[in-house]
Context: one part of a larger RNA
RNA sequence: UGACGGGGGCCCGCACAAGCGGUGGAGCAUGUGGUUUAAUUCGACGCAACGCGAAGAACCUUACCAAGACUUGACAUCCUGCUGCCGAGGUAUGUAAUGUACCUUUUCCUUCGGGACAGCAGAGACAGGUGGUGCAUGGUUGUCGUCAGCUCGUGUCGUGAGAUGUUGGGUUAAGUCCCGCAACGAGCGCAACCCUUGUAUUCAGUUGCCAUCAUUGAGUUGGGCACUCUGAAUAGACUGCCGCAGACAAUGCGGAGGAAGGUGGGGAUGACGUCAAAUCAUCAUGCCCCUUAUGUCUUGGGCUACACACGUGCUACAAUGGUUGGUACAGAGGGCAGCGAAGCGGCGACGCGGAGCGAAUCUCAUAAAGCCAAUCCCAGUUCGGAUUGCAGGCUGCAACUCGCCUGCAUGAAGUCGGAAUCGCUAGUAAUCGCAGGUCAGCAUACUGCGGUGAAUACGUUCCCGGGCCUUGUACA
Numbered sequence: 001u002g003a004c005g006g007g008g009g010c011c012c013g014c015a016c017a018a019g020c021g022g023u024g025g026a027g028c029a030u031g032u033g034g035u036u037u038a039a040u041u042c043g044a045c046g047c048a049a050c051g052c053g054a055a056g057a058a059c060c061u062u063a064c065c066a067a068g069a070c071u072u073g074a075c076a077u078c079c080u081g082c083u084g085c086c087g088a089g090g091u092a093u094g095u096a097a098u099g100u101a102c103c104u105u106u107u108c109c110u111u112c113g114g115g116a117c118a119g120c121a122g123a124g125a126c127a128g129g130u131g132g133u134g135c136a137u138g139g140u141u142g143u144c145g146u147c148a149g150c151u152c153g154u155g156u157c158g159u160g161a162g163a164u165g166u167u168g169g170g171u172u173a174a175g176u177c178c179c180g181c182a183a184c185g186a187g188c189g190c191a192a193c194c195c196u197u198g199u200a201u202u203c204a205g206u207u208g209c210c211a212u213c214a215u216u217g218a219g220u221u222g223g224g225c226a227c228u229c230u231g232a233a234u235a236g237a238c239u240g241c242c243g244c245a246g247a248c249a250a251u252g253c254g255g256a257g258g259a260a261g262g263u264g265g266g267g268a269u270g271a272c273g274u275c276a277a278a279u280c281a282u283c284a285u286g287c288c289c290c291u292u293a294u295g296u297c298u299u300g301g302g303c304u305a306c307a308c309a310c311g312u313g314c315u316a317c318a319a320u321g322g323u324u325g326g327u328a329c330a331g332a333g334g335g336c337a338g339c340g341a342a343g344c345g346g347c348g349a350c351g352c353g354g355a356g357c358g359a360a361u362c363u364c365a366u367a368a369a370g371c372c373a374a375u376c377c378c379a380g381u382u383c384g385g386a387u388u389g390c391a392g393g394c395u396g397c398a399a400c401u402c403g404c405c406u407g408c409a410u411g412a413a414g415u416c417g418g419a420a421u422c423g424c425u426a427g428u429a430a431u432c433g434c435a436g437g438u439c440a441g442c443a444u445a446c447u448g449c450g451g452u453g454a455a456u457a458c459g460u461u462c463c464c465g466g467g468c469c470u471u472g473u474a475c476a
Stems, first nucleotide, its partner, number of pairs: 001476002003473003007470007015460002019424005026315008034306002042053002064301007073126001077125002079122006087105007107116003128290002131288003137284002139279003142275001144273001149188006155164003168179003194267004199235007208225003213222002238261001241255005317417001321376007333364003338357002343352003383414001388409007430452007
């Protein structure tokens, strides 16, 4: 000087408390461990691994296993020779790769020497490796933590390591600001600048909108650009104004005006560093290793196994509910190898159909909870839907291993969950649907979007984590 203390002081955070809803019990989904296996590819392991890499394993992917094949190689550059009947497509054989046989078709430039291009054969130089080392590395990322800290120059003090500044009195979300002070300044962080949302004005008015006038089944059409909306510019919030408190300061509390009030809400933004944290399997890369194999191709299997254990979720256990009928209101997105309307068929998944649309025009697309009725009458039920049987649909060469969906039948556990434990302070929790990416097909996951919409916070004694000062130390 740090680090640590079941030392002290001050302060903060859904840290506790006050509340609301969960997990832990059930079934299923998914990830992991373990076990099994020819293989169940690899990585990630307290917080900060475990719906994680994977924004989607039937083949492919794929790295694993078995079998069958290749050896200058699936891919790149260079040399020599041959061919231009190369190559491509098809048929037979074979699980396929591939090998063989047959059929169809037939490059360019030219100074006519040849050259380019493609293929085959050969020789090596070499290719190739998702092989090892993240404790050799770059790059990227997590984490403490969006916590308020981390430093430097000059000066001064100290023999020196170092200190001071950065401590103190107040204050703040903040090393934020004020005052004081052997310090005076400065940098990286904080804040602001950026995006979005909340208000208004101006400009613009189609594909958007409809108050007035006509018109229609319908903003459908004429008409209009007021309103909504869209998208550009501008204004607006700064403790600016008033009062009180305060050191007359910084600032705090209350008020006015205002759409909004003290950082208005949300996002992006992550200092010096810590964990030899993660990643050699995104990529790059040193060294080591393999080179008729640890490389390459193909078929089939596996990654989907299953006495079990754990994490994360979904659905429930019902009446604030289930079922049936009627009826209302979003936002944000996607669409050409695409979205696919009307109409018709089917109980339905879906099929036929093909208008329109590269989309404020057309379409995915009926939002659902809600509201209005009816019914059920507290039961393992008209709750719950696992499991299983049969019959179908879709995608795709192909749904057996191993996809999703529909109909009929079946109807398991489950009556609110021990010890323990998690999230959340407002348009939040809870609850309800919708969309997107990935994607041929496959979503209870993820990322977004809106609808309905709470309760509680006395407070900081305690638990956890963190910041500053101080003290002890046999630790570095």

The prediction has a mean pLDDT of 83. A computed fold for a 476-nucleotide part of an RNA from Peptococcus simiae, annotated as small-subunit ribosomal RNA, 3' major domain. The full RNA is in RNAcentral, with records from ENA and SILVA. The organism belongs to Peptococcus, within Bacteria.